[in-house]
RNA sequence: CGACAAAGCCAAACCUGCCGUAAGGCAGGGACGGAAAGUCACGGAUCUCCGGGGCAAGAAGAUGGCCGAGCUGCCGAA
Numbered sequence: 001c002g003a004c005a006a007a008g009c010c011a012a013a014c015c016u017g018c019c020g021u022a023a024g025g026c027a028g029g030g031a032c033g034g035a036a037a038g039u040c041a042c043g044g045a046u047c048u049c050c051g052g053g054g055c056a057a058g059a060a061g062a063u064g065g066c067c068g069a070g071c072u073g074c075c076g077a078a
Stems, first nucleotide, its partner, number of pairs: 001076002009034002014029006032065001038071002042068003045063004050058001
């Protein structure tokens, strides 16, 4: 750097069950996609809930398949 390569890997929407106030998570089915769709909430972003007359500040959370930084990593042509 990423082939119409090889071997494998992950699994969006949706459905079912369980957990959570919620965002959402886990398991099974299922594949839209993915070369970091491995990992990490450190910075940004979005979302939930509390807060507040309202707006905001602030608190507690969620998303790594939103972006960046960090750490780690399979295969291999030009």
This is a predicted structure of a 78-nucleotide RNA (c-di-GMP-I-GGC riboswitch aptamer) from a soil metagenome.
The RNAcentral record of the sequence draws on MGnify.